[in-house]
C1' cells in the first nucleotide's frame, strides 16, 4: 500500500405486520337561513395557449376518511454501518412551450460534514407537547496516541481501529 476477517452498543438502515395520532379533521348526506349569478366572475405557482373547477354562510345532526409523520416486539440486512450538505439528472405538482419554487428518488458525482448513542440548549422540518435534520454544550462509551504517582490526565479522528496474508 493491497487483500481478508473482525470490534464499538439504548449502534446503523430496511420492508412487511400491529397500535396510536392525523380527526370526529376532510369528504358525504341531512336540515335551516341568504342569494338568482349565466359569453361575467374567481380558481387550478408565472407569461402565452389550451383544458378543467366552483352558489354563500350555519349546525350540541347522521355516516365518516387517507396520505405524509410516528411507536412497538420481531424479522432481514449491515459495522461509513448510516445521516446530512452541495451540484447534476430522472418523476410528480393538469396539457404544451418558457421561467421559478415545492415534493420524492435503494440516480449519478463531490479531495464536502459527522467515531457512537443518551441527555440539555438553540434553529428548520411537522397537526403536533410525537418524531425526524441541522448545529452548540458537558458528561459517557469504543479506539488509537502522548503523558503517568497506575487512581487516571491530554490530544485525534472511521481517509480511523484491530487481527491475518501478501
Nucleotide at each position: 500500500u493491497g487483500g481478508u476477517a473482525g470490534a464499538g452498543g439504548c449502534g446503523c438502515g430496511g420492508g412487511a405486520u400491529c397500535c396510536a395520532u392525523c380527526a370526529g379533521u376532510a369528504g358525504c348526506g341531512g336540515c335551516c337561513g341568504c342569494g338568482a349569478g349565466g359569453c361575467a366572475c374567481g380558481c387550478c405557482c408565472g407569461g402565452a395557449g389550451g383544458g378543467g373547477c366552483g352558489g354563500c354562510g350555519g349546525c350540541g345532526c347522521g355516516c365518516g376518511a387517507a396520505a405524509g409523520g410516528g411507536g412497538a416486539a420481531a424479522c432481514c440486512g449491515c459495522c461509513g454501518a448510516a445521516g446530512g450538505g452541495c451540484a447534476c439528472g430522472c418523476a410528480g405538482g393538469c396539457c404544451u412551450c418558457c421561467g421559478a419554487c415545492c415534493u420524492g428518488c435503494a440516480g449519478u458525482g463531490c479531495u464536502c460534514c459527522u467515531g457512537g448513542g443518551a441527555c440539555g440548549g438553540g434553529g428548520g422540518a411537522g397537526a403536533a407537547c410525537a418524531u425526524c435534520c441541522c448545529c452548540c454544550g458537558g458528561a459517557c462509551u469504543g479506539u488509537c496516541g502522548c503523558c503517568u504517582u497506575c487512581g487516571g490526565g491530554c490530544g485525534g479522528a472511521g481517509c480511523g481501529c484491530u487481527a491475518u496474508c501478501a
Predicted 3D model of a 166-nucleotide RNA (Lysine riboswitch aptamer) from a bovine gut metagenome. Its Rfam family is "Lysine riboswitch aptamer". Rfam links the family to the GO term lysine biosynthetic process. Its mean pLDDT, the model's own confidence on a scale to 100, is 79. Of the family's consensus pairs, 98% are formed in the model. The RNAcentral record of the sequence draws on MGnify.